[in-house]
Molecule: c-di-GMP-I riboswitch aptamer
Organism: Sporomusa acidovorans
RNA sequence: UUAUAUAGUAGGCAAACUUAUCGAAAGAUAAGGACGCAAAGCUAUGGGUCUAAGGACAGAUGGGUCUAUGAUUGCCAAGUUGCCGAU
Numbered sequence: 001u002u003a004u005a006u007a008g009u010a011g012g013c014a015a016a017c018u019u020a021u022c023g024a025a026a027g028a029u030a031a032g033g034a035c036g037c038a039a040a041g042c043u044a045u046g047g048g049u050c051u052a053a054g055g056a057c058a059g060a061u062g063g064g065u066c067u068a069u070g071a072u073u074g075c076c077a078a079g080u081u082g083c084c085g086a087u
Base pairs, nucleotide, nucleotide: 005087012037013036017032018031019030020029021028022027035074041080042079043078045077046076047075048072049071050070054067055066056065057064
């Protein structure tokens, strides 16, 4: 120095929930708050999942079915960058 395993230190992120704003919704952002996280940093590239405004179909006033171009990286892969570090 590199690889693997694995304690600890410093620093980091922030689920549920609450409030406000945006959005058709899913959800997002900010503040509070911590369930957890070694990539819970970044990228919707593949799969999954959620939503269905618009569109299509059927239908006939009740609303139904399908559909992502919407969302999710704290669902899993992939790509990329990366902190401390005893033994």